This record gives sequence, structure tokens and C1' cells, in this order.
RNA sequence: UUCUAGAAAAGGCAAACCACUUGAAAGAGUGGGACGCAAAGCUGGUGGUCUAAGGGUCUGGGGGUGGCCUAUGAUAGCACAGCUGCCUCU
Repeated sequence: UUCUAGAAAAGGCAAACCACUUGAAAGAGUGGGACGCAAAGCUGGUGGUCUAAGGGUCUGGGGGUGGCCUAUGAUAGCACAGCUGCCUCU
């Protein structure tokens, strides 16, 4: 110096929930709030999961409602992968 694991110190992030905003929804943003997190920093590359606006499909025909299928939407606090990274001791 690098890698892995653990402990300490200084700190960091922020689940659920609430308020407002936004979105078709899943969800996201801001503020409050802390369940937890050694990458709970960043990146949708791979898979998983969530949603279904739009599209397709289902009915004797046309509509309505509804069902089913489908990301181009979302999730990085689901896993893997990539990039970066604080600190003393063992």
C1' cells in the first nucleotide's frame, strides 16, 4: 500500500409513519421522523420484484364495465456486477 473480517473514534445516510407536491399507477421529490445500514455512496449492465398509462386480447355484433398479457415506467434499503470512498487498532 492492497484485500478480507472485527472492534473503537469522528462523522454519514435515513425505514415505517405524517404533511405538502408530483405521477395512470408502482413510485418519486421536499420537510419532519429514525427502523436500520461499513458502502443504505453512484450506475438500471444482468436477473428478480412492483405497476399497467399506452398497446394487444376475451363476449353472436357494436358499446360500457371488467378480466388476462405486455415496460417504454419503477425499485440501487432485492441479489449480482461495475466505478468511487472515511478512520485508529487487531